[in-house]
RNA sequence: AUAGCAGAUCGGAUGGUCGCUGUCUUCGCAAGAAGAGAGAGGAAAGUCCGAACUCCAUAGAGCAGUGUGCCGGAUAACGUCCGGGAUGGCGGGUUCAAGCCCGUUAGACGGAAAGUGCAACAGAGAACAUACCGCCUCAGUCCGUCAAAGACCGAGGUAAGGGUGAAAAGGUGCGGUAAGAGCGCACCGCUCGUGCAGUAAUGCACGAGGCACGGCAAACCCCACACGGAGCAAGACCAAAUAGGGAGGGAGUUGCGCCGAAAGGCGCGUGCGCUCCGGCUCGGCGCGCAAAACCUUCGGGUAGGUCGCUUGAGCCAUGCAGCAAUGGAUGGCCUAGAGGAAUGACCGUCGCGGCGGCAACGCCGUACAGAAUUCGGCUUACAGAUCUGGUAUCGCU
Numbered sequence: 001a002u003a004g005c006a007g008a009u010c011g012g013a014u015g016g017u018c019g020c021u022g023u024c025u026u027c028g029c030a031a032g033a034a035g036a037g038a039g040a041g042g043a044a045a046g047u048c049c050g051a052a053c054u055c056c057a058u059a060g061a062g063c064a065g066u067g068u069g070c071c072g073g074a075u076a077a078c079g080u081c082c083g084g085g086a087u088g089g090c091g092g093g094u095u096c097a098a099g100c101c102c103g104u105u106a107g108a109c110g111g112a113a114a115g116u117g118c119a120a121c122a123g124a125g126a127a128c129a130u131a132c133c134g135c136c137u138c139a140g141u142c143c144g145u146c147a148a149a150g151a152c153c154g155a156g157g158u159a160a161g162g163g164u165g166a167a168a169a170g171g172u173g174c175g176g177u178a179a180g181a182g183c184g185c186a187c188c189g190c191u192c193g194u195g196c197a198g199u200a201a202u203g204c205a206c207g208a209g210g211c212a213c214g215g216c217a218a219a220c221c222c223c224a225c226a227c228g229g230a231g232c233a234a235g236a237c238c239a240a241a242u243a244g245g246g247a248g249g250g251a252g253u254u255g256c257g258c259c260g261a262a263a264g265g266c267g268c269g270u271g272c273g274c275u276c277c278g279g280c281u282c283g284g285c286g287c288g289c290a291a292a293a294c295c296u297u298c299g300g301g302u303a304g305g306u307c308g309c310u311u312g313a314g315c316c317a318u319g320c321a322g323c324a325a326u327g328g329a330u331g332g333c334c335u336a337g338a339g340g341a342a343u344g345a346c347c348g349u350c351g352c353g354g355c356g357g358c359a360a361c362g363c364c365g366u367a368c369a370g371a372a373u374u375c376g377g378c379u380u381a382c383a384g385a386u387c388u389g390g391u392a393u394c395g396c397u
Stems, first nucleotide, its partner, number of pairs: 001393003005389006012350007020039002023036005041368001045379002048377005053231004060282004065227005070084005085109001087106008110222002115220002117216002132162002134158005140152003170188006189211001190209008235307004245298005255268005269289007314333005320327002351366006
């Protein structure tokens, strides 16, 4: 310098003339007037996670259900982030080769010997599997003077080579064999054991063993852990109005004993309802025993005003601790709160990018996109500019 990979920041500035909204100060009975300050983002988008806050409870247990899933840490929390590990992809180096090493990147990264299930088609055969084409041995037939070679058929051996497939029953190399095969050996892989390092995931070393039944759990399932719901149209207050109405369900479920003169009370039994929750069971509480609580539905009135509403797990700077995410300390700052929805329009100068031109200068363009209770993330969109990290190639020193 080039190429590709990963990530971060900015994404306009400024002056003038008008216009809009909030807050504060002054004047004003009020309407309003004057002045000062402020006024849409890194994603405000998606509504995918997590919370703060509000309401639904006097308060539960279990099952079912939902979610997460390597290790360690951060955080209010998260399915997020940081660091590390294994595995896969990509790039490079090394080895006869398999493999190994370095860098970078990714996530639906617990368990396949608890069980059930799936792998269409193709293929001989898809997990207690298998011989289609081949290879080898023996015997026979044809051709041939004989032999060799070739063709056909039968018996036996074989799973190294080829084919099918997403995947074919450890891999590479050497030896051995009639031909082959962990058949044997070396090196990888795998299993078991011991030791060392590490908080751990895991890694390394040594030894033994020819070596167990491959894949899929974004299949059911098993294991571990966690888990209320609804949402600012949450909700609170004020004012006003109406019909405390109608129908259905509960439910024709309507028991026994004791005390009492009766009214009524108590106990057992039984029915229903509630139990922040959509289901079931248990427990608890309540209302009853002729009916009610309660549930569903029809109909009527109101839908007006105030609050919630912006000081925050807030932002900026410095320094300390930590590999980092992040945390503590000191100092500084206050930066929309509309209410059918304001945050704008015009003109000029400059910035950035492109084109033309020797230059002066001229022309064109300047992305994605708009708060609505507030935060922490993730995902998606984005013209252009700047910066960082490591990899490879080339050149110079």
The RNA shown here (Bacterial RNase P class A) has 397 nucleotides and comes from Candidatus Angelobacter sp.
Rfam family: Bacterial RNase P class A. Its family is annotated with dimeric ribonuclease P complex, tRNA processing and ribonuclease P activity in the Gene Ontology. Rfam classes the family as a ribozyme.
The gene name in the source record is rnpB.